[in-house]
A computed fold for a 165-nucleotide RNA from a mouse gut metagenome, annotated as Lysine riboswitch aptamer. RNAcentral holds the sequence, with entries from MGnify. The coordinates come from a structure-prediction model, not an experiment, and the mean pLDDT is 79.
RNA sequence: AGAUAGAGGUGCGGCCUAAGAAGAGUAUGCUCCCUGAACUGCCAGUGAUGACAGGUGCAGAAAGGAUUAGCCGCCGAAGUAGUGGUUUUUUGGCGAAAGACCAUGCUGGUUCUGUGUUGAAUAAAUGCAGGACUGUCAUACGCAUAAACGUAUGGAGCGCUAUCU
Numbered sequence: 001a002g003a004u005a006g007a008g009g010u011g012c013g014g015c016c017u018a019a020g021a022a023g024a025g026u027a028u029g030c031u032c033c034c035u036g037a038a039c040u041g042c043c044a045g046u047g048a049u050g051a052c053a054g055g056u057g058c059a060g061a062a063a064g065g066a067u068u069a070g071c072c073g074c075c076g077a078a079g080u081a082g083u084g085g086u087u088u089u090u091u092g093g094c095g096a097a098a099g100a101c102c103a104u105g106c107u108g109g110u111u112c113u114g115u116g117u118u119g120a121a122u123a124a125a126u127g128c129a130g131g132a133c134u135g136u137c138a139u140a141c142g143c144a145u146a147a148a149c150g151u152a153u154g155g156a157g158c159g160c161u162a163u164c165u
Base pairs, nucleotide, nucleotide: 001165002164003163004162005161006160009075011074012073013072014071015070017069018068019067028059029058030057032055033054038046039045041094042093043092078107079106080105082104083103084102085101086100087099088098089097108134109133110132111131112130113129114128115127116126117125118124136155137154138153139152140151141150142149
């Protein structure tokens, strides 16, 4: 230098899978009442034969996200409010919005608090800041000379440990 195999633990992620919850008695449709000119980001379209908004009654969803179970892949597992590129979905059309992949940058991991973003949400995810715990290596000290163990400080996964060439 290369190859192989491992460790961190409330460990990471995935699924045209199953179940229930929430979304929600919401959106929306119809009937009646009231009101009286707009509905839309733009075009198209609809509208005094009554738009938008509001109320009564009758019907009444879904998506994304999350939980549990099962299965699968793993330890830059993976994530990402960054940047660039490619591409898909949605709509009557454009735009907007959302998703997937690649490159690059950052992040060892878990968790808590505050704040912001997404979201129906007090769920969850996530950016930033701070705290705690924890794994690993290095240095210093202690122990008993070393290994091991303990304390403190610091670094980062292109790291660390083991074996082989």